[in-house]
Context: one part of a larger RNA
């Protein structure tokens, strides 16, 4: 490099948008760049291959042919690909109407619980555990009641539910924003798919500045346990968790399964529309689940939501360790991230 692969053996980029590029629906016509056929030129000689000949044979040599799969010229062919022109509606998009959803951003509001404070009742314990102790408490705790304040999270509904590109999203409500779906088929007429670089978004932790700080709680302290206990258990508790703005750019970012399109037996649950003879349906469109046939698979399993049958484009893999390390470069305030070897060794 070719062949072969990427759910679990090495291997799908965290996700989307999109540049170049690659690929691209139906019909007619034109062109003839690719493509195909022929002609001419060239493709040195030697060598290789084939035939014949010369040294007694052979090696060797001579001679003729073939080959040189290529390039250029020119004449044709026009199915396919490409270019030009015209048309089309199935792909794609727009329009009108409809309802649905924890989709996003900003604001307002709510109750339960927790903690704290004040007041009141009230007295000796409370708390915690396997058992205890540290801790709190006669300076009146725990418990009960009233009032006030604070921050964070939203019980039930709640689901194998829904929405979102992914990360993710859950009290109620308002405003703004986005997407998908269905119905009608009115409009545009291939406007499409993928996407190296690039851009945007991207859990948690962490970082910077300023707030906030109830509960929880790395670090830390104490009490236990234990042979020890730098742990598990208990009492405290700082950063953090929360908000605003700015960084970071990583996760078992998982369906460990890239995106798009077409095709291929069935059964069943559920969500949102539409239709119907309307609680009742063997209806229809779109989504999310469960079980199986064929087929696939090393098997486990997958199975119209494919890991089946095909096509286009991108990404990635090539024995284990060394190593996601070193060096260099880019990014970052830092932490570090991205890119990413070799010697050596088995």
């Nucleotide at each position: 490099u070719u062949g072969g692969g990427u759910u679990u053996a090495a291997a799908g980029g965290g996700u989307c948008c999109g540049u170049a590029g690659g690929c691209g629906g139906a019909u007619u016509u034109u062109u003839a760049a690719g493509u195909c056929a022929g002609u001419g030129g060239u493709g040195a000689a030697a060598g290789c291959c084939c035939g014949c000949a010369g040294c007694u044979c052979a090696a060797c040599u001579g001679u003729g042919g073939a080959a040189u799969u290529g390039c250029c010229u020119u004449u044709g062919a026009u199915a396919c690909u490409g270019g030009g022109a015209a048309u089309c509606u199935u792909g794609a998009g727009u329009g009108u109407g409809c309802g649905u959803g924890a989709a996003g951003u900003a604001g307002g509001c709510g109750g339960a619980a927790u903690g704290u404070g004040u007041c009141a009742u009230g007295u000796a314990g409370c708390g915690g555990u396997g058992a205890a102790a540290u801790g709190c408490a006669u300076a009146g705790a725990u418990a009960u009641g009233a009032c006030a304040c604070a921050g964070a999270a939203c019980a039930c509904c709640g689901a194998u539910u829904g929405c979102g590109a992914a990360g993710g999203c859950a009290g109620c409500u308002u405003a703004c924003u986005a997407a998908a779906g269905c119905a009608c088929u009115a409009c545009u007429g291939a406007c499409g798919c993928u996407g190296a670089g690039g851009g945007a978004c991207g859990a948690a932790a962490g970082c910077g500045u300023g707030g906030g700080g109830a509960g929880c709680g790395a670090a830390c302290a104490g009490g236990a346990u234990u042979a020890g206990a730098c742990a598990c258990c208990c009492u405290g508790g700082u950063a953090g968790u929360c908000c605003a703005c700015g960084c970071c750019g990583u996760a078992a970012a998982c369906g460990a399964u890239g995106a798009u399109u077409a095709c291929u037996c069935g059964c069943u649950g559920u969500c949102g529309g539409c239709g119907a003879u309307a609680u009742a349906c063997g209806g229809u469109c779109g989504g999310c689940g469960g079980c199986c046939a064929a087929g696939c698979g090393a098997a486990a399993g997958c199975g119209u939501u494919a890991a089946g049958u095909a096509a286009u484009c991108c990404a990635c893999c090539u024995g284990g360790g060394g190593a996601g390390u070193a060096c260099g470069a880019u990014c970052g305030c830092a932490a570090g991230a991205u890119u990413g070897a070799a010697a050596c060794u088995c």

The part of an RNA shown here (small-subunit ribosomal RNA, central domain) has 346 nucleotides and comes from an uncultured bacterium.
Its mean pLDDT, the model's own confidence on a scale to 100, is 88.